[in-house]
This is a predicted structure of a 73-nucleotide RNA (transfer RNA) from Verrucomicrobium spinosum DSM 4136 = JCM 18804.
RNA sequence: GCUCCGUAGCUCAAUCAGACAGAGCACCCGGCUUUGGACCGGGUGGUUGAUGGUGCAAAUCCAUCCGGAGCCG
Numbered sequence: 001g002c003u004c005c006g007u008a009g010c011u012c013a014a015u016c017a018g019a020c021a022g023a024g025c026a027c028c029c030g031g032c033u034u035u036g037g038a039c040c041g042g043g044u045g046g047u048u049g050a051u052g053g054u055g056c057a058a059a060u061c062c063a064u065c066c067g068g069a070g071c072c073g
Base pairs, nucleotide, nucleotide: 001071002070003069004068005067006066009025010024011023012022018056027043028042029041030040031039049065050064051063052062053061
């Protein structure tokens, strides 16, 4: 210098913008059980890395920065 990635505590969806941002695991409550686990039902949890811009509308596009991975010299 170039490419890719950053979304819930963890692993990841949603990306040719389209309207409440989801799933699994974990956690909490309840059921079941002598108790626990497993299983079943329900629930909590996010300023989508940061700032700014475009636009009716941004996780998604653009710019800069931060962090991580790879490649080239």

Its Rfam family is "tRNA". The family's RNA type in Rfam is transfer RNA. Taxonomically the source falls in Verrucomicrobium spinosum (Bacteria, Verrucomicrobiales, Verrucomicrobiaceae, Verrucomicrobium). It is recorded under the gene name tRNA-Gln-TTG-2-1.